[in-house]
Molecule: SAM riboswitch aptamer (S box leader)
This record gives sequence, C1' cells and structure tokens, in this order.
RNA sequence: UACUUAUCAAGAGUGGUUGAGGGAUCGGGCCCGAUGACACCCAGCAACCCCUGUGUGAAAGCAGGAAGGUGCUACUUCCCGCAGGAUUUAUUCCUGGCAGAUGAGGC
Repeated sequence: UACUUAUCAAGAGUGGUUGAGGGAUCGGGCCCGAUGACACCCAGCAACCCCUGUGUGAAAGCAGGAAGGUGCUACUUCCCGCAGGAUUUAUUCCUGGCAGAUGAGGC
C1' cells in the first nucleotide's frame, strides 16, 4: 500500500510554545483564524485493543476498570457531488452507495 471487519449525531481546555493559514483530496457551498486558528507540548475525553468479573461446549452478550497500545478534543466524516424515495416545484428530508478517518485482523 491493496484486502477483511467494526464504528463514525455523544464526549473532551479561559493552559504553554509558535505565528498564517486551516476544516483529507477535486469541484461547489458554508465556516474557523492576529480576540492567535493549524501544528506541537501538557491536560483532558472515550473505551477499539486491553484488564477483572460474569456467561457459554466454544463464542456472543453483560457489568466494572483505565496500568499499557492506539485514537480523538469547532462545525454530523462541516454539508453537497452517485442512485433511489417522500414532500414540493424554491426547497427540505430519508435510505443506500462512493470517497475518507480510526481501531483490530491479515500479508
């Protein structure tokens, strides 16, 4: 990197450093940002792996935990793009898909 699988509407800062862009990519929209964004550190959140108990033929499931490995901490993955449907003809909404992110496998 391709593949499999689960999740993606909740949660988390009046901190420190830095100093101009940033919200993955392309297009469109909408936003954040010198009242300091993004990034890094610290702090925190969560509970995927994990740990304990329970449970089972084995699993699944359930309850609790947070030492360790990740992850995350504006906006639903910020929204749309493709297909279908509902409502209406301005739109709004729903379902699925594509793409992506993260974990765990696997090579």